[in-house]
């Protein structure tokens, strides 16, 4: 970097360094000298792992293997403004316009992005 699968309405700082940007991209709308990015510390607990507890299955029994749930938060990764901040593509419903398009709102699905695990 590519592919597959899962999740994406929960959670988390009134700390230190740092000094002007940031929220992926588009259009919006926001955050920021009452201090952005980045780094450190703290925090969170989603995925994987580890440990413990409970339950189920395989096994004649034991050993062992495996699945589910919960807790801890050890380790890996991640996250720590706003639903992934909203949006983009398609469909449906409603309203307006008007004569078959357009606009607005809502809902659903997809795409894109992000994160994890696995594979190449």
């Nucleotide at each position: 970097c590519u592919c597959u699968u899962a999740u994406u309405g929960a959670g988390a700082g009134c700390g230190g360094u740092g000094g002007a940007g940031g929220g992926a991209c588009u259009g919006g709308c926001c955050c920021g000298a009452u201090g952005a990015a980045a780094c450190c510390c703290g925090g969170c607990a989603g995925c994987c792992u580890u440990u413990c507890a409970g339950g189920g299955a395989a096994g004649a029994u034991u050993a062992u293997u495996u699945c589910c749930u919960g807790a801890a938060g050890u380790g890996g990764u991640g996250c720590u403004a706003a639903u992934u901040c909203c949006u983009g593509c398609a469909a449906a419903a409603u309203a307006c316009u008007u004569u078959u398009u357009g606009u607005a709102u809502u809902u659903u699905g997809a795409u894109a992005g992000a994160u994890a695990a696995g594979a190449g």
Background: Predicted 3D model of a 120-nucleotide RNA (SAM riboswitch aptamer (S box leader)) from Oceanobacillus damuensis. The coordinates come from a structure-prediction model, not an experiment, and the mean pLDDT is 78. The model forms 88% of the base pairs in the Rfam consensus.